[in-house]
Context: one part of a larger RNA
RNA sequence: GGAUGAACGCUAGCGGCAGGCCUAAUACAUGCAAGUCGAACGGGAUCCAGAUCAAAGCUUGCUUUGGUUUGGUGAGAGUGGCGCACGGGUGCGUAACGCGUGAGCAACCUACCCUUGUCAGGGGGAUAGCCCGGCGAAAGUCGGAUUAAUACCGCAUGACAUCAUUGAGAGGCAUCUUUCGAUGAUCAAAGAUUUAUCGGACAAGGAUGGGCUCGCGUGACAUUAGCUAGUUGGUAAGGUAACGGCUUACCAAGGCUGCGAUGUCUAGGGGCUCUGAGAGGAGAAUCCCCCACACUGGUACUGAGACACGGACCAGACUCCUACGGGAGGCAGCAGUAAGGAAUAUUGGUCAAUGGACGGAAGUCUGAACCAGCCAUGCCGCGUGCAGGAGGACUGCCCUAUGGGUUGUAAACUGCUUUUAUACGGGAACAAACGUCGGUACGUGUACCGGUCUGAGUGUACCGUAAGAAUAAGGAUCGGCUAACUCCGUGCCAGCAGCCGCGGUAAUACGGAGGAUCCGAGCGUUAUCC
Numbered sequence: 001g002g003a004u005g006a007a008c009g010c011u012a013g014c015g016g017c018a019g020g021c022c023u024a025a026u027a028c029a030u031g032c033a034a035g036u037c038g039a040a041c042g043g044g045a046u047c048c049a050g051a052u053c054a055a056a057g058c059u060u061g062c063u064u065u066g067g068u069u070u071g072g073u074g075a076g077a078g079u080g081g082c083g084c085a086c087g088g089g090u091g092c093g094u095a096a097c098g099c100g101u102g103a104g105c106a107a108c109c110u111a112c113c114c115u116u117g118u119c120a121g122g123g124g125g126a127u128a129g130c131c132c133g134g135c136g137a138a139a140g141u142c143g144g145a146u147u148a149a150u151a152c153c154g155c156a157u158g159a160c161a162u163c164a165u166u167g168a169g170a171g172g173c174a175u176c177u178u179u180c181g182a183u184g185a186u187c188a189a190a191g192a193u194u195u196a197u198c199g200g201a202c203a204a205g206g207a208u209g210g211g212c213u214c215g216c217g218u219g220a221c222a223u224u225a226g227c228u229a230g231u232u233g234g235u236a237a238g239g240u241a242a243c244g245g246c247u248u249a250c251c252a253a254g255g256c257u258g259c260g261a262u263g264u265c266u267a268g269g270g271g272c273u274c275u276g277a278g279a280g281g282a283g284a285a286u287c288c289c290c291c292a293c294a295c296u297g298g299u300a301c302u303g304a305g306a307c308a309c310g311g312a313c314c315a316g317a318c319u320c321c322u323a324c325g326g327g328a329g330g331c332a333g334c335a336g337u338a339a340g341g342a343a344u345a346u347u348g349g350u351c352a353a354u355g356g357a358c359g360g361a362a363g364u365c366u367g368a369a370c371c372a373g374c375c376a377u378g379c380c381g382c383g384u385g386c387a388g389g390a391g392g393a394c395u396g397c398c399c400u401a402u403g404g405g406u407u408g409u410a411a412a413c414u415g416c417u418u419u420u421a422u423a424c425g426g427g428a429a430c431a432a433a434c435g436u437c438g439g440u441a442c443g444u445g446u447a448c449c450g451g452u453c454u455g456a457g458u459g460u461a462c463c464g465u466a467a468g469a470a471u472a473a474g475g476a477u478c479g480g481c482u483a484a485c486u487c488c489g490u491g492c493c494a495g496c497a498g499c500c501g502c503g504g505u506a507a508u509a510c511g512g513a514g515g516a517u518c519c520g521a522g523c524g525u526u527a528u529c530c
Base pairs, nucleotide, nucleotide: 001530002529003528004527006526007525008524009523010522013382014381015380016379017378018377019375020374021340026338027337028336030335031334032333035082036081037080040079041078047072048071049070050069051068052067053066054065055064056063057062058061089293090292091291098218099217100216101215102214103213104212105211108210109209113206114205115204116203117202118201119200121155123153124152131144132143133142134141135140161186162185163184164183165182166181167180168179169178170177171176191198192197193196219265220264221263226256227255228254231253232252233251234250235249236248237247238246268290269289270288271287272283273282274281275280295316296315297314298313299312318329319328320327321326346372348371349370350369354368355366356365357364358363385416386415387414388413396406397405398404399403422466423465424464425463426462430457435452436451437450438449439448440447441446442445474519475518476517477516478515479500480499481498485514486513487512488511489510495502496501
């Protein structure tokens, strides 16, 4: 000198863009953050309309009430499907195939999506819910009766699927891979409705996403020198989507290490960021990719995918409820609270856009996202006026003091402008899709065209008009380094200080004043890095 997720002191007009718990992965009140589908299914509270019966009132053909029935509406629960493995957070752990980079899988999986081919025949038994009853303070739970499905289970059919036996080729990369065959065995399916769509099963291929393996790279300490028994290898079996001591039994005695094993300490890695001419050094905030974690530890279930942040079970610590028998909970999601700390924001708005889940769609949900609020935390931009104006006015300060210097064109005064602020008026883009209406083309469903609907931010950005210099400057420093000097006060005191050092009676170094210098809505100090 540059830089910062900064903090502190003094000061402070505005806007744009960004950033905002670095400490206690401490504990959390409250609200919200993952639902959706009635075009899978049973059921149906409530409400509305009509018909009919009965009763009451009387305005004697209307009103009210109750029952039966028809049509519509369809809440809250329940079964089922898909989603909840994404999105969002944090950096505890991890010196590791964790990450980066380059390869390999002849050892693998992949829901939804795309392409192609072939199918969908015929049955069964239940169970939620509803109803009845029991137990419990509650959380909840038990029994009986009954019912549906795209829920569940057999049967049939079945190959380019899998397995076993077997024949003929082709190829490679060691185990092998692949093509065409034959025989046998095993395994499928589901319907809904507005009749045109959405779905279902099997197989092959693609795409996407993942899994595994390897080369190289990726901290400190040798005041850590030896470490290892599933350890290293083999055979067999099990297990996995898959290879493998991944696991088990048996056999052998191996394996790593001075090119640093093992141990201890520290740490998420990278793209990037800062600095530097570069080499390098330092950092790992925001944004993106990967990893790990979800009160602590462990375990599996479901599923295409988890060993699952807002799922389950067990143990532990903590908190809460309790009728003392027993139960409930997990903000490292968004806000917010307490605590810690030098220190870090609102218990805001909207799904309008983008994206996601579900749905045929309308749509619903979305603290993702988009916006707004707070903070000079940073970067950038703008303003606090411009021109003229000398008897160089007055005051202040200084001096060699009837005078001069400086403050200083500074002020007054004259003319001009109105950014910005204020008031008033106008006023966007972000919106095009979906849907809907109309039209055109072909096989009435798609494609295209036109109209229409939809804005949280927001009456925002921006534009115009009005009057008026009006609404707007501070901070640090002035001995040398280092730009900027005098007076007064103090008298080794009070104090200053980054280093050298200054102060003991003329202090340009302390305190004040005048003046000056440097920056400027900031300026200094502290901390850290180069």
Predicted 3D model of a 530-nucleotide part of an RNA (small-subunit ribosomal RNA, 5' domain) from Sphingobacterium sp. T2. The coordinates come from a structure-prediction model, not an experiment, and the mean pLDDT is 84.